[in-house]
Context: one part of a larger RNA
Molecule: large-subunit ribosomal RNA, domain II
Organism: Candidatus Altimarinota bacterium
Order: sequence, then C1' cells, then structure tokens
RNA sequence: AUGAGCGAGUUAGUUGUAUGUGGCAAGGAUAAGUCAGUAAUAGACGAAUCCGUAGCGAAAGCGAGUCUUAAUAGGGCGACGAAGUCGCAUGCACUAGACCCGAAACUAGGUGAGCUAUCCAUGGUCAGGCUGAAGCGGUGGUAAGACAUCGUGGAGGGCCGCACACGGACGUGUUGCAAGACGUCGUGAUGAACUGUGGAUAGGGGUGAAAAGCCAAUCGAACCUAGAGAUAUCUGGUUCUCUCCGAAAUAGCUUUAGGGCUAGCCUUGAGCGUUAAAUUGUGGGGGUAGAGCACUGUCAAGACUAGGGCUUCCCAAAAGAGGUACCAACUCUUAACAAACUUCGAAUACCACAAUGUAUUUCUCAGGAGUCAGACUGUGACAGCUAAGUGCCAUAGUCGAAAGGGAAACAGCCCAGAUCGCCAUCUAAGGUCCCUAAUAGAAUUUAAGUGGGAAAGGAUGUGAGAGUGUUAAAACAACCAGGAGGUUGGCUUAGAAGCAGCCAUUCCUUUAAAGAGUGCGUAAUAGCUCACUGGUCGAACGCUCUUGCGCCGAAAAUGUAACGGGGCUAAAUUUCUAACCGAAGAUGCGGAUUGUAUGAUUUAUCAUACAGUGGUAGGAGAGCGUUGUAUUCAGCGUUGAAGUCGAACUGCGAGGUUCGGUGGAGUGGAUACAAGCGAAAAUGCUCAU
Repeated sequence: AUGAGCGAGUUAGUUGUAUGUGGCAAGGAUAAGUCAGUAAUAGACGAAUCCGUAGCGAAAGCGAGUCUUAAUAGGGCGACGAAGUCGCAUGCACUAGACCCGAAACUAGGUGAGCUAUCCAUGGUCAGGCUGAAGCGGUGGUAAGACAUCGUGGAGGGCCGCACACGGACGUGUUGCAAGACGUCGUGAUGAACUGUGGAUAGGGGUGAAAAGCCAAUCGAACCUAGAGAUAUCUGGUUCUCUCCGAAAUAGCUUUAGGGCUAGCCUUGAGCGUUAAAUUGUGGGGGUAGAGCACUGUCAAGACUAGGGCUUCCCAAAAGAGGUACCAACUCUUAACAAACUUCGAAUACCACAAUGUAUUUCUCAGGAGUCAGACUGUGACAGCUAAGUGCCAUAGUCGAAAGGGAAACAGCCCAGAUCGCCAUCUAAGGUCCCUAAUAGAAUUUAAGUGGGAAAGGAUGUGAGAGUGUUAAAACAACCAGGAGGUUGGCUUAGAAGCAGCCAUUCCUUUAAAGAGUGCGUAAUAGCUCACUGGUCGAACGCUCUUGCGCCGAAAAUGUAACGGGGCUAAAUUUCUAACCGAAGAUGCGGAUUGUAUGAUUUAUCAUACAGUGGUAGGAGAGCGUUGUAUUCAGCGUUGAAGUCGAACUGCGAGGUUCGGUGGAGUGGAUACAAGCGAAAAUGCUCAU
C1' cells in the first nucleotide's frame, strides 16, 4: 500500500408520556406466592396493592359542591358535558457506561537503587620524567639574633605524560556498528581521584557541589494492578433502498458567548372549516425622504440705530455738546445649514373593516425534530478614511440545501428551478468573422487598436448645435511702404532721451496714419518691432458657449499578459429594422409516481381529469436483504445442496430468478416472530500478501 474479516442507538425498569392495536369496560389489572402439569412454555387460584368512577380544603371535615369569610355577598378550584384499565408494538424522555472509540489526570494497594544520585563497610589501581616547600647540617654573619649562601631533604587538590577517568573541538555516522557509536585533536591523571564486591535510602517519597537533575531507554511527581466502560458543553466515526414534505444560522435568559433552555422557522396526526397570502375600496395614526427657518442652535452681506472705542470743543474734574474710514446688540432686507431643529410634509410600510379570492392556506391541540459560527449582491443607515473580500443593523434576492445556460475560468452576479426517456419544436440571459452553434440591411461617429483599465488638469483632434462680430466702401493672413514734429514732456537721477521709478483731464501740431508709446535692446543715446495708416491680393475670416466620440496625463517585478485567443478599421460605437443560435426553462410524444376530485367495480384495486415530483439538518411513509425460531409446502437435494465463477432475463431501487462451469452435502418458498441484522471512511482493530 492493497485485500479479507471484525467494527457503533443496545438491554433492563411494578418508570413516565403519546400514537397504533387487542382484551374487558364504570370498571380494569393482578404481584409475591399456592395448586396442578410439561423436556420447556402453556392452566387454575391468589385484590395485598394500583389506576379510574368526585371534588374542595393546610387540616378536622363537608360533599355536586367546597374553601375563604361575620356573611345565604364577592371570589378561587370544581360539577353541570362522564372512559377507563391491562397487555403487545413503536416514537421520545428518565435512571443506569446508555450510539462507538479517545484524554491529560485522581485515588488505593503493591513492584523497583543489577541504570542512576548520595551514603556505609571492605578491597583494588595510578608507567616514566620534571620541579624542589618546611625541616636539618656546613660555612659566612651578629653581642646574641635576624639574615645570606652551599648542601641535604622530599612537600604539593604542583608540572609534563601512559594506564585509568572524562567528553571540549572537528569529521564520519543519521532505515547507524550504536535509541549517543567510531576516528583525529583534546581535559584530569596523589586526588573533593578512579574502581570491584556487599549493603542503606522509595513515589508527594528518596537522592541531589542544585540542572526541577536522577530514581531501570519513563520524571514539574516512576512503574504495575485495581476503582474503571473515571469524566470529556470537545474532535473523529456511525453500515441497505425508494417515496412525500422540508428548515435554521434570529429573539429573550444564561460564570453565557464554538454549550444550553423557551419562543421563532420544519414535520406527522387529530380538530375547526374560509379563516391565510394577494388585489381593490373605505377609514386611521405617524413625523422619515423632501422642504423650510416660526422655535432650538449655527451662519454670510447690507441697512438702521442703542451701546462701546478713538477724537474735537468746553473744562480742575465730572457732566455736556459735536465728529468718526473703528467694533456692534435689538430690529429690518437679502442669502444659507442641522441625527439629537420643525410652521410644514410625501411615496411606501403598518393597522382595522368590507368585497373579491383561493392554497399541501390560516388557526387550535398533541407526538418528533433540527437550528442559535452564516456568506455575498442590490437598496436605506451607522462605525471606519462615504477605506477594506471590514464591522454592525434594516430590507429584498441568491448561495447555504440548487444541478442546467451566460459571465474565458469563477458558492453568493444575470437567465432559469433537474420525476425518467427521445438523433423533436419554441424561447430566456447572452450571442451570430474563425476557434464555436447562429447575420443581414439602413444611418451616425471614432483613427485612438479608442473599443480592450484610471483622476485632477492640459490641448487650433474631430462631428453636431447656438450666439455674436469683421467683410467687394476689399475683411483675415502674407508681402511692400510709412510709423512724424513740439520733445530728451515734468520730476527723480551720475545718466533716465516712448520703454529703472514717480507725476499728469497722457496735451498740442502736421497728417492717409503714427501712444508723451506694445515688446526686444543701450551705461544713456542708437537700433529692431508693435499699435495705427496706405498699397498689392481677391473671398471668406474671427470670438464665445453647449454637446457626441477621441488625445495627453498613464512606471513593476518569470513572458506578449488591462478583448479568453486568433485576428478586427469593423468583427468598434450610437440608433433602427428583419432573421437566427441558444438551457435539464416552455411545448410535443411515451413511461413512473404523489395529492385531490370523479367514476367503476375484482373493497383495495383500476380508469380518467387537474395539480405536482431539486434538496443538507430533520420529520413522515413504504419496502429489500442477512441469521435464527415456530407452523406449513407429507418443498428441493449424490439423476448433485450450500458456496463460488460467468451469462441472460427481471424489479424505480435495495435485490430477485433461470441457465452453464466449479463444488461435493446439505438447503429453500410462504406466513408470523426474534435480532450479536447490512461498512468506504473512525491517523479504526486483526490477519494475509
């Protein structure tokens, strides 16, 4: 890894409750036990007791009433309406291990110090070399010493280094030679050294030069057995088929938040019998959207005018009288803002009544649940950054529990809800050049591959529309010519002459026209140019606004890579017309099945009509198969049972039947009953290969 086998809602209860069914019924039932009897069950007796037939009261007690109370009042609970009880089966609950497997742990009694920690007793081991303490002796030295020196001596948790012990560095090894080794280098090596043998200390205990280290490959509490199937609001698993219906991810409470309880939503049965949804009509309340500014607040400009500031006159001061380019309440005019503002005020929604109107509709009672992590999209809000595939509400949809078609691919988007079959038809969304099923026509725009990603902002891109000017008395552009004088205006200035700066009713003259000057330029002049004018030319030329489609703005990491691709100038865009393709949708034909209705009879079946038949958790119904028991077929079987291999037929399916091979002795149908009754999953268990 594969195969085979095993592997999970069971059993019990004088327990409760509901449904179905059977017995008896105002009653029902026995338990222990006894008698009789059998291979065993079966029979008879046995009301002790239990439930029901009457309730009320704490009770005495009374009783269709009773209790409360002074009460014949009122009120509470009852009666007036009567069905129970005992078996059996099934669902659920409760008590038990209670669907199965799974802890870490806790407690008790024991087993361990042949590993290791420390200790006790008794033994053993440490090649060789080096250094040379104290002491002692000689000599020198001294008053005597101290002291110095030469010998001798042989100390030391001394030095180098085998055995021995250790395990610091690197390498090999890493399914190893080894659950810690091997190689090379290394550390200690007379010591707090190493080591043999025997002995001591035991689990909340030991031992510990202390690391929570070690106590038999196990230690923040060893191992074995038992309590024990500990407990597990947790994870995993939970075995045949078909049919009908079909959720929830919410509220309240919770030492509660990944758990529970009640309600909500699902299902089954019984009852009621038009109640529900929806539409229409009528009648309601509201204070949202919007709007508004009368209120509460915010807020812009102006007018008016108190008050304040500054200032003038008077004045010792005060008071007073003026002025004001300052600030400015109230009031007025104009213009705004608000979830916690409202003089106003919808659409929807909600409520009631009436009518219409039907459906696996509402409602009531009873049995069984599951759900309490929701997700995204559109819309209305809040929080956040009007960030998030964000959080949190409301509302609708889809997914969840929904397959099919479209969106290249893509739970939550668009279309559409799969009973089964068909090599039939029509459509939806979306599409019709090729990949790829299906297309043509008319008109417009775009030139950017825009289409096929993006903003502020920028621009003689281009189409459409509107407005307003100039122009044959010659416009616009281009070219030729002029563009002067007073004057270098005045001031300022070193200078200032049209052109640094300041001032000015910036004037006058000559003119076709020419500014006390539009730029460049000079130190200042000069020079170039413009406005303005004439000529040449000969027909259109400017400006503003609205709008369609384009342009720039535009940088990212493997490779074009921002149409799915090819490719497209339409096969892009806008508008219109007529076709077609396109789904498990609709229709057609055929079959199955559920509900309702009607009819028929073989009274549990058939026929017809109508409406249905996606489905997780979950509820309900009907079946298949396995093992065994009872009865029956006076079943089958060596003329070949079971098992096994293959084929055909058959049933919606679980499955069944037949035939052939193999096999070699048992085994089936019907009815009823009882279960150790169905495996693909549990890092399941066991065995085989």